RNA sequence: CCGUGCUAGGCGGGGAGCUAGCGGUGCCCUGUACCCGCAAUCCGCUAGAGCGGGGCUGAAUUCCGGUCCGAGGUCGGGCGUUGUCCGGUCCGCUCCCAGCAAGGCGGCGUUGAUGGUUCGGUCCUGCGCGGCAGUGACCUGUGAACCCCGCCAGGUCCGGGAGGAAGCAACGGUAAAUGGUGCUCGCUGGGUGCCGCAGGGGAGCCGGGCCGGAGCUGGCCAGCCGGGGAAGCGCGGGGAGCGCCCCGAUCGACGAUUGGUGUACGG
Repeated sequence: CCGUGCUAGGCGGGGAGCUAGCGGUGCCCUGUACCCGCAAUCCGCUAGAGCGGGGCUGAAUUCCGGUCCGAGGUCGGGCGUUGUCCGGUCCGCUCCCAGCAAGGCGGCGUUGAUGGUUCGGUCCUGCGCGGCAGUGACCUGUGAACCCCGCCAGGUCCGGGAGGAAGCAACGGUAAAUGGUGCUCGCUGGGUGCCGCAGGGGAGCCGGGCCGGAGCUGGCCAGCCGGGGAAGCGCGGGGAGCGCCCCGAUCGACGAUUGGUGUACGG
C1' cells in the first nucleotide's frame, strides 16, 4: 500500500417551553434523515443523563474537533403604532371671562365723525302744589231693664175735696262706644309725582346751539396678552398587544473550510 473481517461511532440536528437537571413525546426552524413499542392531571433517565427490541452501515462524501457563514428562536433596549389605567399650572388645541390693538367684514359719519365750547337734562337741598295712606273734626246709622234726658198710659203715694208728687214700660232722644260716607277741613307720614319755584353741583352720560372738517365703533372674524374650567385631544407617568423597523446579548440548523480517528488476519 492492497484485500477481507470486526469494533468505536453513525443512520439527523437545533430553538423555545417543561424540568433540580438531561433526553424524548407535542410546537417551531433546518431540510430528507432505519423500523417497532412507551409518554403532558407526561414518559424514561442522573453528568457515560431517553428506555426496551430489531435492522443497516462502518474508519470516512458519511464519525470527531477547530474556524467561518448563518436560516431561525429567545431575552433586553430603542422607535413606531393600537387599546387600557392614572394625572391636572404642561393651559398647546378646545370652552368661558377680562384686556390690548383699528388688520379684515359690518355699522355710524360731509343731512358733519372724534374733539372743543356753551345751554339744558340726569343729581342734591329747601319750599309749594297734587296724589296716596293714617288719624281727627264735620255729617250720618246703631246705641242705656234700673243707677241718662223728655213725655210719661196703667198702677202707686199725699189730700175731705179742688188738686199735687215721684215714676216703670212704650215712644222720642242722647253719652261713652261702634259703624258708614268723603263734596269738605286740620294734622301726620312716604320706596309718592313725565308737577311748579328757588338755590347748589358740575365727574360721567344724554339732548340742543356754535367752532372745526374726517374720522369713529369690540357687533363678527383674525392677531397679541392674562386669568379660569373640563379631562375630549395633545402632554406627562404606568402597564399590555402588534411591527420581514433598528441596536445589543445569547443559543444556533443547513453549508463551507481545515485537521483528527482504530483493530485482527492474509498478500
Background: This is a predicted structure of a 267-nucleotide RNA (Bacterial large signal recognition particle RNA) from a Chloroflexota bacterium. It was read from a public genome assembly, where an Rfam model found it. The model forms 92% of the base pairs in the Rfam consensus. It matches the Rfam family "Bacterial large signal recognition particle RNA". About the family: The signal recognition particle (SRP) is a universally conserved ribonucleoprotein involved in the co-translational targeting of proteins to membranes. Rfam classes the family as a non-coding RNA gene. The coordinates come from a structure-prediction model, not an experiment, and the mean pLDDT is 79. NCBI's taxonomy places the organism under Bacteria, Bacillati, Chloroflexota.